RNA sequence: CACUUAUCCAGAGUGGCAGAGGGGACUGGCCCAAUGAAGCCCGGCAACCGAUUUUUUUAAAUACGGUGCUACUUCCAGCAAAGCGAGAGCUUUGAGAGAUGAGAA
Numbered sequence: 001c002a003c004u005u006a007u008c009c010a011g012a013g014u015g016g017c018a019g020a021g022g023g024g025a026c027u028g029g030c031c032c033a034a035u036g037a038a039g040c041c042c043g044g045c046a047a048c049c050g051a052u053u054u055u056u057u058u059a060a061a062u063a064c065g066g067u068g069c070u071a072c073u074u075c076c077a078g079c080a081a082a083g084c085g086a087g088a089g090c091u092u093u094g095a096g097a098g099a100u101g102a103g104a105a
Base pairs, nucleotide, nucleotide: 003103004102005101006100007099008098013042015041016040017039021032022031023030026078027077028076029075043070044069045068048066049065050064051062052061053060054059074097079094080093081092082091083090084089
């Protein structure tokens, strides 16, 4: 990097350092940012895997370890189907793509 699989409308700081960008790729939007972006540290959230405990083994709890996350639904849309609408368009569902965990290799 590719493959399999589960989840993705919840949650999480007025902290320190730093000093200009950021929100995955492309496009179109719309946002955040010197009242401090990205990144690092600390704190926090959560409970995928391990561990421990409990239990009616359906599962539940703890948050000790490994990750992860910590603006906006994966920020919204792009492709398809169905429905509504005179139309522009709107709604729902799905696909595709992406992110994270675990597995196998």